[in-house]
RNA sequence: CCAUUCCUUCAGGGCGGAGUGCAAGUCUCCACCGGCGGUACAGCCCGCGAAGCCUGGAAAUCUGCGGUACAUCCAGGCCCGAUUCGGUGAAAGUCCGAAGCCGACCGUGACAGUCGGGAUGGGAGAAGGAGCGA
Repeated sequence: CCAUUCCUUCAGGGCGGAGUGCAAGUCUCCACCGGCGGUACAGCCCGCGAAGCCUGGAAAUCUGCGGUACAUCCAGGCCCGAUUCGGUGAAAGUCCGAAGCCGACCGUGACAGUCGGGAUGGGAGAAGGAGCGA
C1' cells in the first nucleotide's frame, strides 16, 4: 500500500404566526424540513435503505396428531412519492435565478412530511482498528 475476513463507533430534519371551532402542532392561509451511494455539488435523474403487503420456514401455544389465528424470528418475492423553464459551462434534470411539486404505517376529541407510538429498534452506508497475505 492492496484485495478479502473480522471487530468497534457513528449513521434524519422540520408547526413559528394567523383564522375557524368546545376541541386542531391533524382543517384553511402564510411559514418550516429534506437519509445513503453514483453522477458537475441532486428530497423530485439512476440505484439503495426504512415502512407496508404476500409466500414459505422455525420455535412456541393448543391439538381429535391431520393441523394451528394474532404476535415474534429467519428467508424469498412484491410494492416503493415528486420538476420544469432561463443562465453559465467542455460537461449540470445536481450550480445560479425563477416558478412548481412530493412525503410509509398505527394512534388522536378533528383529516398529521413537522405531535405521540412501534423505535434505547432496524438500516443504506461512513469512519477507525485488528489479523492474514503480497
FMN riboswitch aptamer (RFN element) from Calidithermus roseus, 134 nucleotides, folded computationally. NCBI's taxonomy places the organism under Bacteria, Thermotogati, Deinococcota, Thermales, Calidithermus.